[in-house]
RNA sequence: AGAGUUUGAUCCUGGCUCAGGAUGAACGCUGGCGGCGUGCCUAACACAUGCAAGUCGAACGGAGUUAUGUAGAAGUUUUCGGACGGAAAUAUAACUUAGUGGCGGACGGGUGAGUAACGCGUGGAUAACCUGCCUCUCACUGGGGGAUAGCAGCUGGAAACGGCUGGUAAUACCGCAUACGUUCCAUUUUCUGCAUGGAAGAUGGAAGAAAGAUUUAUCGGUGAGAGAUGGAUCCGCGUCUGAUUAGCCAGUUGGCGGGGUAACGGCCCACCAAAGCGACGAUCAGUAGCCGGCCUGAGAGGGUGAUCGGCCACAUUGGGACUGAGACACGGCCCAAACUCCUACGGGAGGCAGCAGUGGGGGAUAUUGCACAAUGGGCGCAAGCCUGAUGCAGCGACGCCGCGUGAGUGAAGAAGUAUUUCGGUAUGUAAAGCUCUAUCGGCAGGGAAGAAAGGCCCGCAAGGGAGAUGACGGUACCUGACUAAGAAGCCCCGGCUAACUACGUGCCAGCAGCCGCGGUAGUACGUAGGGGGCAAGCGUUAUCCGGAUUUACUGGGUGUAAAGGGAGCGCAGACGGCAGUGCAAGUCUGAUGUGAAAGCCCGGGGCUCAACCGCGGGACUGCAUUGGAAACUGUACAGCUUGAGUGUCGGAGAGGUAAGCGGAAUUCCUGGUGUAGCGGUGAAAUGCGUAGAUAUCAGGAGGAACACCGGUGGCGAAGGCGGCUUACUGGACGAUAACUGACGUUGAGGCUCGAAAGCGUGGGGAGCAAACAGGAUUAGAUACCCUGGUAGUCCAUGCUGUAAACGAUGAAUACUAGGUGUAGGGGGUAUCAAUUCCCUCUGUGCCCGCAGCAAACGCAAUAAGUAUUCCGCCUGGGGAGUACGGCCGCAAGGUUGAAACUCAAAAGGAAUUGACGGGGGCCCGCACAAGCAGCGGAGCAUGUUGUUUAAUUCGAAGCAACGCGAAGAACCUUACCAGGUCUUGACAUCGAGGCAAACUUGUAGAGAUACAAUGUGGAUUCGUCCAGCCAAAGACAGGUGGUGCAUGGUUGUCGUCAGCUCGUGUCGUGAGAUGUUGGGUUAAGUCCCGCAACGAGCGCAACCCCUAUUACCAGUUACCAGCGAGUAGAGUCGGGGACUCUGGUGAGACUGCCGGGGAUAACUCGGAGGAAGGUGGGGACGACGUCAAAUCAUCAUGCCCCUUACGUCUUGGGCUACACACGUGCUACAAUGGCUGUAACAAAGGGAAGCGACAGCGUAAGCUGAAGCGGAUCUCAGAAAAGCAGUCCCAGUUCGGAUUGUGGGCUGCAACCCGCCCACAUGAAGUCGGAGUUGCUAGUAAUCGCGGAUCAGAAUGCCGCGGUGAAUACGUUCCCGGGCCUUGCACACACCGCCCGUCA
Repeated sequence: AGAGUUUGAUCCUGGCUCAGGAUGAACGCUGGCGGCGUGCCUAACACAUGCAAGUCGAACGGAGUUAUGUAGAAGUUUUCGGACGGAAAUAUAACUUAGUGGCGGACGGGUGAGUAACGCGUGGAUAACCUGCCUCUCACUGGGGGAUAGCAGCUGGAAACGGCUGGUAAUACCGCAUACGUUCCAUUUUCUGCAUGGAAGAUGGAAGAAAGAUUUAUCGGUGAGAGAUGGAUCCGCGUCUGAUUAGCCAGUUGGCGGGGUAACGGCCCACCAAAGCGACGAUCAGUAGCCGGCCUGAGAGGGUGAUCGGCCACAUUGGGACUGAGACACGGCCCAAACUCCUACGGGAGGCAGCAGUGGGGGAUAUUGCACAAUGGGCGCAAGCCUGAUGCAGCGACGCCGCGUGAGUGAAGAAGUAUUUCGGUAUGUAAAGCUCUAUCGGCAGGGAAGAAAGGCCCGCAAGGGAGAUGACGGUACCUGACUAAGAAGCCCCGGCUAACUACGUGCCAGCAGCCGCGGUAGUACGUAGGGGGCAAGCGUUAUCCGGAUUUACUGGGUGUAAAGGGAGCGCAGACGGCAGUGCAAGUCUGAUGUGAAAGCCCGGGGCUCAACCGCGGGACUGCAUUGGAAACUGUACAGCUUGAGUGUCGGAGAGGUAAGCGGAAUUCCUGGUGUAGCGGUGAAAUGCGUAGAUAUCAGGAGGAACACCGGUGGCGAAGGCGGCUUACUGGACGAUAACUGACGUUGAGGCUCGAAAGCGUGGGGAGCAAACAGGAUUAGAUACCCUGGUAGUCCAUGCUGUAAACGAUGAAUACUAGGUGUAGGGGGUAUCAAUUCCCUCUGUGCCCGCAGCAAACGCAAUAAGUAUUCCGCCUGGGGAGUACGGCCGCAAGGUUGAAACUCAAAAGGAAUUGACGGGGGCCCGCACAAGCAGCGGAGCAUGUUGUUUAAUUCGAAGCAACGCGAAGAACCUUACCAGGUCUUGACAUCGAGGCAAACUUGUAGAGAUACAAUGUGGAUUCGUCCAGCCAAAGACAGGUGGUGCAUGGUUGUCGUCAGCUCGUGUCGUGAGAUGUUGGGUUAAGUCCCGCAACGAGCGCAACCCCUAUUACCAGUUACCAGCGAGUAGAGUCGGGGACUCUGGUGAGACUGCCGGGGAUAACUCGGAGGAAGGUGGGGACGACGUCAAAUCAUCAUGCCCCUUACGUCUUGGGCUACACACGUGCUACAAUGGCUGUAACAAAGGGAAGCGACAGCGUAAGCUGAAGCGGAUCUCAGAAAAGCAGUCCCAGUUCGGAUUGUGGGCUGCAACCCGCCCACAUGAAGUCGGAGUUGCUAGUAAUCGCGGAUCAGAAUGCCGCGGUGAAUACGUUCCCGGGCCUUGCACACACCGCCCGUCA
């Protein structure tokens, strides 16, 4: 310090989320030790039990106990002397203490309910106050009196608690005396303060005190003054949210006089006045103890108010006072209320928000511990007593800090585990092993500091001396022996964010903070291995701050993202021109006081370190007082003229209001002419019209609006304003510089204006026209179109108060390059004038454009620039400008204006690239048009769907599946079905062992197969080897099983369309753009020109093949002109190299030439020459990419699946089924024809398990024999249409040939399912085909035959070949597809998109 997330990508706006820190925490998993802290945040809920405030006998009278005395009763006994006995009394000493009395229970401890307040914080004030105990000073402490507890007796009550009678003490209570001070009253002097006043005196008068105790030295008591401490009151400033709380208040505000208080005061009372508070937020409502501080943050801030400290408030709830120095009192009193307990039912008792503890609530918070040893507090002269304050201990990883769980060495890189391409890799020096150490824990021994005062003794004193006291605790700490032994987990590993693999699962289970993962190869789920992070903890949840400049003071915005009020006037407020003088409120500066301690920061120090503690310093940014400065703001005074205003002169204008006038047009009425339609529409109909419309002419009525001029012209604050004239009237502008002298700007509330529609009342109503009616359109049509038509539109008056009221741009002022129009005014120059040019002020345009700004678009002197002032408004989207409340309105409604909830996080702005548009422009294509021939109807062939079936194997699915894979299913093929077999297998490699293997024959079987017979290799160094067969066990084979959405390869398609990109440069914040756009041109991104582009690549074209012409060379199997030979005929022969032809090498065509056009270009049009002319014709050749296009069944291949079967073999069947439906073809429907006869002319191919001449046989298919030919030689092989001649005569035919019957032929183990051909016979449908649809632009369509691949056989299919050989193209409006430019876009899975409503 940032990051993720809106998009195909980009920039911006904007929200959401994360990484950090923190906590009185809780939960999950885990847990070794110690130190220091910390622990009911919820029910101020209720509480059992114990303890938490007593003490003083040196205040008092008693009582009691003990000891010692004095004196010694009753009684017992007696030797009569006495002894024993010890009651009761009394004295002394010590101790105990119920009561009276004193001091303390107002501190300490708890809690945060209430409180928005002088409660708290901070700073002041008290001349308006009090203060027990303590300190100092002054002065006193004399003398009396009467009661009352306790106690005793009687007595009530269950108890609590009393009642009556009698007697008694005091440091309890009350008079009297005294009075240095004190208080009060009266008079008066001096000094002094910010006001009321205050201080110090003087004179006279009045009032008011006391207590004693004892160990004789102290402790007390009273009055007064001072101090200290503690408190009380008042004031300035600060202190949460809500205006959907705007008015509040009657003791209320003030006065006079009283009362009350420690004291001021409406604190209280009587009377008088009617004030007081509030937009600078009163009142009301909600929430809350406040602060030092704590957390966070760079800071400013934001949040918080546990522990510690200060203040306040409270003590079951509410109220009240008493006592006292102090309380309206946590462990006091009284009353009321609720609750709990006791009860004899009459009545009583209680208050844990003290420490423990219990129940309850809750996610959640501890022991009914020890001790007064220390510190502190109360009482006491003191000893001492009391102290759940406090000091300690216990429990809890709740937090912070520290330590440990070992260290060194150790590669066979062990085993195990995980993974693997099977080679390895990882865990990993990790372990084991060896050597060493002992912190912590356990054992044993020793063992603290915290303790010294007070008290006692000596001493006049200063001082000295002796002795005692430890809860924690046998704790901290130290030492010794022994053992690596007892001590590691949690979270995470898709990105943010450090860390990756395997298996399982299969949109399931689950994860998730955001984006998002999971639908069979999941680094995101679960587990494992490995890794990362932190560590006695780690994660999660909750909350706060941060990041968030996302409320913006520091530090934001408002044209289009959320956001400028519809406009003006204007009170308050805020801000304000030039120069001067004074003051000093703000401001700046010095000093002083304060800003408690703790905390924070810095520097030392103490616990072994640290946390923690202690010392010193800084800081506490604040407040107050005071001295100074006077620039700025403010304020006071007196000025100035430039801001603002006034005056004078002048012109412009749909500025406003009122009245009057005008013509054109529509409609209506009357009359004339006139006749059948008019009107309306995309087309119609409703409607009007023979009762005379429309049309036309004349006259009249009435209302509304003002053509042309007219203009990004004018005026107005905005809304808005348009015929002409008049009256009244507002504002702006120019010129002038006479007057005032800052009079200004903005403007919350407020007031006024405010389009259209709408509302009230009264008029008016021609046209237009919501609603409504009818006619159309349509699936429907409550619409668009048409015919009518009412409110309304118009006038007057009153309301409403809103609009995309927009420049989506608040008002004002100043400044900041230019250029160009336009309106009004002024000045100058030139000119005879019209006018031109220049300057200037005001308005109006962006019409351009620089700087600058802006996310970009754009704005740019009329700013969205640079600055200042003031106002309004915004803070994710939706809910919603909705609800409720208030205000306004007659109503409609307006204004103000939320929340719940929701979004698996966006919503949005601008721009970019595509795609798309029933947007535009340009262009192309058999795309349309113009033509020719078809398809769609029939029969058949073939493919497909569907259905059927044991199976009808599988795939292909718009174009781009459907005579497609299949260039050929009777068996085989074959993948399917039924039956029968085999299980290391039909096939491959390894393989112990054995044997040649074959071939042939036989038997059984449907066959596979089983059995039997026959029968034996090659090499050799004789060990054996080679190839072959059988074959155990096991590795493995095998799969046309799945996934073409895991893949390679191959292919289709857009499309042979002209496109697709890159480097460098430039432009842009960027995505991107430019180049590739533009002007021409082309079949073409083909070429030329221009241009911030310059070049380049893949495509186009060319290079390749065939074909069209020709030259040369070469001529056999091809050819034959001339020469010769020769035949029935024949290149048959000699020969030839002329021709055709063959096949090599060349030439040729390049817009090269001429003319026109064009820009002098590219190019184009025409022409010449030429076999061919503008890529001559055809082919091969297919850019970047699109369709998750097709194919796992050509092949290859990952993963998954089967393994006596989803593999293999075999027989038979099926792929050929058949109500239908579709595609592609063939044959036809006939006379441009059929049939019969005659008889011409090809090309390109094939041929040995072949083509087969020729001859014979057969009606024919074909058969038999057989020459030649691996081919320019032989052969398939007859080309057919055409031509010629004949016949048929328009018909279901001499058309058409389906179907069927019979008989044959061929191939083949085998033609039943299920082949082809021949002959004879039979002779369906069909008479040119609905909607619709296909191909083709020239040697093309159409038509005619020929060949080939596959193949034993089996083409109407496919691939080729030649023969004959057209028609038409005006043209690009339309349909389809495509290319380029441009425009719109809320689409990007890209219009087969997106998306709205209703229903489920």

RNAcentral holds the sequence, with entries from ENA and Greengenes.
The RNA shown here (small-subunit ribosomal RNA) has 1400 nucleotides and comes from an uncultured bacterium.